[in-house]
């Protein structure tokens, strides 16, 4: 760093540090080192070397020379190599040897007399390929033998003294026996030899303690085993070996067995405790191809001695012989893995020697290896230039270093050091740059490909993570990788963790060993503590000083700790011994409580069956059914009988029991607990590995029993299926007796015992006190003890929670855990009749698995509220027909593209004839700018005619005119309705006709987060009120704003005309009409105000907010109606085809223009509409009333022409002035229920309008034609009032075309005043293994 949306925790995985080995890339120099075939093959070895020496022991040969051979002496048991074996007295520390040895060396004492026989070399003769060997002859010694003496040893007895823990020791005397010493040489100095005793050194043997894993190795191991007696053997003890006797001995403090391993000083790491290692140097052991044995010797069972066996190799004349590198070099093999067949005995050390000296692959020295450690360098200055912390050029300086020369050093060299000369020349890499983790939001490539990555994770066209380039970071002659290891890791926890829910308390109890243990006194000193002596080798380690120029390295001095042995002391605690005590524990007595256990007896209701009687057609069962029972009489009612099981009410977070568990009543047998006691014992206790006992349900065995219930099974339903849920049946079983199994979510998921630590309130048993009393075994209150619940403090805990019944603070003991999975599996063992139980792994796989809590989302969870895009009630539609329009599908050269539940489908785009236009067919055109190139010997452009063509100086032919405006190539552009709406801006839809979304401060929580925003009432509303660890505030809601409705004021033209007046016309007249003036009353217009607030009353509510009803005033009554505006955000929603815009692509074509076609196709499916199916209607005639708006390429009065669409002319109007202007409705007539005088599709003919152009493909008029359709299945949409329904009008688009959209007015209902069932939304709550969120 990694589990999560986020959080806390548990837990593991990975990373950063150090060490060792190998690998990759790279590399200038010097020094030091106890580094370099340890890991794998204690595998096999060619060749050379690695142990000799002595002439002052002796003999011989020979001569330049002690030069050679032999006998003899000493050495060859050291040094060197390796780590196979070994779990052991092998090693380490300490002790014992009264059970022993010790050559050479040292000290002391004594001695060295006499004699003898051989043998090698040599000579002679043989055998053999060789190795080697035989026979004969001669000879010497410090070689060998015999005798003597001294001495030694054994044995029996005695004595005194010494040492000592203890005499079997030493000393002395004496008896007998055994054994037997010596060597010479000489240079005359000496060197040797023998005996005894002592010392030193080196060993042998025994022993206490210490240090690996495994119990899936335990009623286990052992028969020379354990002990005794007598012998053998050894230097010596010992069953080491032999004979006899006894039957023991070891083991849970781990015997025996298995695995692994040389041990230690030490090394690495760590703060330490530890953990891991132990290859080098030192000490000890063991081994020398595997194994066995022996001689010599002081010492061996002997690496470079011998014999035998095995396996391997070599020589051979086939008869026979030889060899053993785990010595130094070196070879092969094995492997990731490790050096030269060098020089020298000069130094150190060893052997021999009287000495000189000789020998030594021990050792010293060199060569190779970045193996480790240490030290240094890869330059400095000036001028100039540049892309400027630097780089380059030129010139100068210096000399670590490099090259050359010489001297010192050295056994000889090399290196080093000193001196001289020359030269900046010869010297920087490795890894990394997403996080952890220092360093790129740089360019190019790639496109879940190639690849990277310790872990998390990158890569699917804008990759800071891949591959390159550039830049940067870290370390640096090194830098990285792999494996092992320590640390990180308190993830093995002694120091120092845990076990309610994360892994983890055995189902419960009893109890042997073990561990632990109350109060007082005395003694002791095992343990403990203090002090002292010894030991703990050296090296290592720490400190001081010193020597190499420094350092590494080395030297010298000092030094600690653990552990061990001995001496002295202390006496608190632990232990031991003795004496006592009563509080722990036990016993006894007393009266009570209880579903505690066992056995026997008694009872109760229900159920099933049987019998008798009554009674008739159904019963039963379910959501609904059916299977099933019933006419041989069911169900039902009633009487009697039989059977088995069970024990209602009481009954209670009541009781009892160790747990499992225990429930009618009575009797007997029996266990435990609590309380009370002026009784007794006197620590007798706690826990508990192994072990034992008990242990629900189920299962198993044997024998009974069997009413009901009921696995399996049969049938009926449900279902896509239904091996289930539901129904009808039904066997084991459930019951009893006797056995076995031994497991459960055997749970408080909480082991047992003890002590301590605030409280409140119930309840059960016992006891005390007090009051009442009906005097009852009564009742109330209260205290103590014991049990059992709830709440809660401190504390604890990750939190949930727990909290004197602890999960708090402590003590004692036991059990268990160490990431998830594999797996409670396999194998082995034990138990079981079986099923199975107990014990219990590994390979492999994986980065998480998990606990608690938080916020959301979700639920065919709960509660509350709300909505005509929910229901209910009502009205009208859609879905059926024809047509219009959009979409899908199909077709087509093309039928351009987008949008697809609500939230696509009369939508983008308001109706596409060309244009639009993006699609298809055909034709044509276009490159700013830069470089090169062509061109006044004419690039390019224009044009008459003709060809080509649908058409065109587009192109071609012929020619003319203009005059650099240019061609071609390479780049680079313009343009793109080309791609990406998942790269974007902006805009819009939708959640949302919702009521929510947040902030500041405080508070709560370890934190995510909570609180506020919750609750109660209320509201259209998070609207308001009250309560409340919250108090305030913001965005939304509301308010503000606009329109309409009432009133008032102001204003009065283009509006208005009541009053007044003038003129004209009509009328007998009253009067009416038109126009003008005057006027602003009314209306209208447009500006400003008023008005409504639950204000009043009643009821409900809390005296609230408010709700319901009413009155009054009202134009309007509880938001008056409608609108505008509309939160934090979500939806990778829609749009790159409105515009903008990143990246990608096309670039003479995906750009631009022209002609034609297409978007309008048509077996079909869907959405939205229009018109209808008719009489509340159709047709004809007459009559009446609007508002919003629009108008100069325009609206057009009016007049005329036409049957009409329309045409011709034209007053007025850039508009409160002029123009466009209703229908439903009303009145009257007719039609008479019919495919009609309904309905108008379709088609034919004739005309009109717009436009370049109505064929594909416009609209209108007239005549003719006159289709489907007689009210529409499942289902579904809209609407709560000026609404639905219905009627027309205006505008948008527009040359023309409206069944569309946006508006306007006319007529004008029905129903509900509720609910949450369906569809959804909001809030609270609950569960979650979901969070890309069902």
């Nucleotide at each position: 760093g990694g589990u999560u949306g986020a959080u806390c925790c548990u837990g593991c995985c990975g990373g950063c540090g150090g060490g060792c080995a190998c690998c990759g890339c790279u590399a200038u120099u010097g020094g030091a080192g106890u580094u370099c075939g340890c890991u794998u093959a204690a595998g096999a070895c060619a060749u050379g070397c690695g142990a000799g020496u002595c002439g002052c022991g002796a003999g011989g040969g020979g001569u330049a020379a002690g030069c050679c051979c032999u006998c003899g002496g000493c050495g060859u048991a050291c040094g060197g190599c390796u780590c196979a074996g070994u779990a052991a007295c092998a090693c380490g520390c300490g002790g014992a040897u009264a059970a022993c040895c010790u050559g050479c060396c040292c000290u002391u004492g004594g001695g060295u007399g006499g004699g003898g026989g051989a043998u090698a070399a040599c000579c002679u003769c043989g055998g053999g390929a060789a190795a080697c060997u035989g026979a004969g002859g001669a000879u010497a010694a410090u070689a060998c033998c015999c005798c003597a003496u001294a001495g030694g040893c054994c044995u029996a007895g005695g004595a005194u003294a010494c040492u000592g823990g203890a005499a079997g020791g030493u000393u002395c005397c004496c008896u007998g026996g055994c054994u037997u010493a010596a060597a010479g040489c000489u240079c005359c100095g000496g060197c040797g030899c023998c005996c005894a005793a002592g010392g030193a050194u080196g060993g042998g043997u025994c022993u206490g303690c210490g240090g690996c894993c495994u119990a899936u190795c335990a009623u286990g191991g052992u028969u020379g085993u354990a002990g005794g007696g007598g012998g053998u053997g050894u230097a010596a003890u010992g069953u080491a070996c032999c004979c006899c006797c006894u039957a023991g001995c070891c083991u849970g403090c781990g015997a025996c067995g298995g695995g692994u391993a040389c041990g230690g000083g030490c090394u690495u790491u760590g703060g330490g405790a530890g953990a891991a290692g132990u290859c080098g140097c030192c000490c000890g052991g063991a081994g020398a191809u595997g194994g066995a044995c022996u001689c010599u010797g002081a010492g061996a069972c002997a690496c470079g001695a011998g014999u035998c066996c095995a396996g391997g190799c070599c020589c051979u004349a086939c008869g026979g012989g030889g060899c053993g590198c785990a010595g130094c070099a070196g070879u092969c093999g094995c492997g990731a893995a490790a050096a030269c067949u060098u020089c020298g005995c000069a130094a150190u050390g060893g052997g021999c020697u009287a000495a000189c000296g000789c020998c030594c692959g021990a050792c010293g020295a060199g060569g190779g290896a970045a193996c480790u450690c240490c030290a240094a360098g890869u330059g400095c200055c000036a001028a100039c230039g540049c892309u400027a912390u630097g780089c380059g050029u030129u010139g100068g300086c210096u000399g670590u270093u490099c090259c050359c020369c010489c001297g010192u050093c050295u056994a000889a060299a090399a290196a080093a050091c000193a001196g001289g000369g020359g030269a900046a020349g010869u010297a920087a890499a490795g890894g990394g740059c997403g996080g952890g983790u220092a360093a790129g939001a740089c360019g190019g490539g790639u496109g879940c490909c190639a690849g990277c990555c310790g872990c998390c994770g990158c890569g699917g066209u804008a990759g800071u993570a891949c591959c390159c380039g550039c830049g940067c970071c870290c370390u640096a002659a090194g830098c990285g990788g792999u494996g092992c290891u320590c640390g990180u890791u308190a993830u093995u926890a002694u120091u120092g963790a845990g076990c309610c829910u994360a892994a983890a308390g055995c189902g419960u109890c009893c109890g042997c060993a073990g561990c632990c243990g109350g109060c007082u006194c005395g003694c002791u000193a095992a343990a403990u503590c203090c002090u002292u002596g010894g030991g703990u080798a050296a090296a290592u380690c720490g400190g001081g000083c010193a020597g190499c120029u420094u350092a590494a390295c080395u030297g010298u001095c000092c030094g600690a700790a653990c552990u061990c042995c001995g001496g002295g002391g202390a006496g608190a605690c632990u232990g031991g011994c003795g004496a006592g005590c009563u509080c722990g524990g036990g016993a006894c007595c007393g009266g009570g409580a209880a579903a505690g256990g066992g056995u026997g007896g008694a009872g109760g209701u229900a159920c099933u069956c049987c019998u008798g009687g009554g009674g008739u057609a159904g019963g039963g069962g379910u959501a609904a059914a059916a299977u099933c029972c019933u006419g041989u009489a069911a169900u039902c009612c009633u009487a009697g009988g039989a059977g088995g099981a069970c024990c209602a009410c009481c009954g209670g977070u009541g009781g009892c029991g160790a747990a499992g568990g225990c429930g009618u009543c009575c009797a007997c047998c029996u266990g435990g607990a609590a309380c009370g006691g002026a009784u007794c014992c006197g620590a007798c206790g706690g826990u508990a590995a192994g072990g034992g006992a008990c242990g629900a349900a189920g299962g198993c065995c044997u024998g009974g029993g069997g009413c009901g219930c009921a696995a399996a099974c049969g049938g009926g339903a449900u279902u896509a299926g239904a091996u289930a849920c539901c129904c009808c049946g039904g066997u084991a079983g459930u019951c009893c007796a006797g056995g076995c199994u031994g497991u459960a979510a055997a749970c408080g998921c909480u082991g047992u015992g003890g002590u301590c630590u605030u409280g409140g309130u119930g309840u059960u048993g016992g006891g005390g006190g007090u009051c009442c009393u009906a005097c009852g075994a009564g009742g109330g209150c209260u205290c103590c003890c014991a049990g059992u619940g709830c709440c809660g403090g401190a504390g604890c805990g990750a939190a949930g929670g727990u909290g004197u019944u602890a999960a708090g603070a402590c003590c004692a003991c036991c059990g268990c855990u160490u990431g998830g999975g594999g797996a409670g599996u396999a194998c082995g063992g034990u138990c079981g009749c079986a099923a199975g139980a107990c014990u219990g792994a590994a390979a492999c796989u994986u980065a998480a698995a998990g606990g608690a809590a938080u916020u959301g989302g979700c639920g065919g969870g709960g509660g509350a509220g709300c909505a005509c895009c929910g229901c209910a009630a009502c009205g009208g539609g859609a879905g059926g027909a024809g047509c219009g329009u959009g979409c899908g599908g199909u077709u087509c050269a093309a039928u351009u593209g987008g949008a697809u539940u609500c939230a696509a489908c009369g939508c983008c785009g308001g109706a596409a004839a060309a244009c639009u236009c993006a699609c298809c067919g055909g034709g044509g055109g276009c490159g700013a700018c830069u470089g090169g190139u062509a061109c006044a010997u004419g690039u390019g452009a224009g044009c008459c005619a003709g060809g080509c063509u649908g058409a065109c100086g587009a192109u071609c032919u012929u020619g003319c005119u203009c005059g650099a405006a240019u061609u071609c190539c390479a780049g680079a552009g313009a343009g793109g309705u080309g791609g990406u709406g998942c790269a974007u801006g902006g805009c819009c839809g939708u959640c949302g006709u919702c009521a929510g979304u947040u902030c500041g401060u405080a508070c709560c929580g370890u934190a995510a987060g909570g609180c506020g925003u919750u609750c109660u009432g209320u509201c259209a509303a998070g609207u308001c009120a009250g309560a409340u660890a919250a108090c305030g505030a913001a965005c939304g809601a509301g308010a503000c704003c606009c329109u309409c409705g009432c009133c008032c004021a102001u204003a009065u033209u283009u509006g208005c005309c009541a009053c007044c007046u003038c003129a004209c016309c009509c009328g007998c007249g009253a009067g009416g009409g038109u126009g003008g003036g005057a006027g602003c009353a009314c209306a209208a217009u447009a500006u400003g105000g008023g008005g409504a607030c639950c204000g009043c009353c009643a009821u409900c509510g809390c005296u609230a907010a408010g709700a319901u009803g009413g009155a009054g005033u009202g134009a309007a009554g509880g938001a008056g109606a409608g609108g505008u505006c509309a939160a934090c955000g979500g939806u990778a929603g829609g749009u790159c085809c409105g515009u903008a815009u990143g990246c990608c692509c096309c670039g003479a074509a995906u750009c631009c223009c022209c002609c034609g076609g297409g978007c309008a196709a048509c077996a079909c499916g869907c959405g939205c509409g229009c018109u209808a199916c008719a009489a509340a209607g159709g047709a004809c005639a007459g009559g009446a009333c609007a508002a919003u708006g629009g108008g100069u390429u325009c609206c057009g009065a009016c007049a005329c022409c036409g049957a009409g669409a329309g045409g011709u002319g034209a007053g007025g109007g850039c508009a409160a002035u002029c123009c466009c202007g209703a229908a439903a409705c009303c009145u009257g007539u007719u039609c008479g229920u019919a495919g009609u005088u309904c309905g108008g599709a379709u088609u034919g003919g004739g005309g009109g309008u717009u436009g370049u152009a109505a064929c594909c493909c416009a609209c209108c008029c007239c005549c003719a034609u006159g289709a489907a359709g007689c009210u529409g299945g499942a289902u579904u949409c809209c609407g709560u009032a000026g609404u639905a329904a219905u009627c027309g009008c205006g505008g948008g688009u527009c040359a023309a075309c409206a069944u569309c959209c946006c508006g306007c007015g006319g007529u004008g209902a029905a129903u509900a005043u509720g609910c949450c069932c369906c569809u959804g939304c909001u809030c609270c709550u609950u569960g979650c293994a979901c969070a890309c969120a069902c």
Model confidence (mean pLDDT): 81 of 100.
The RNA shown here (small-subunit ribosomal RNA) has 1334 nucleotides and comes from an uncultured archaeon.
Rfam family: Archaeal small subunit ribosomal RNA. Rfam links the family to the GO terms structural constituent of ribosome and ribosome.
The RNAcentral record of the sequence draws on ENA, Greengenes and SILVA.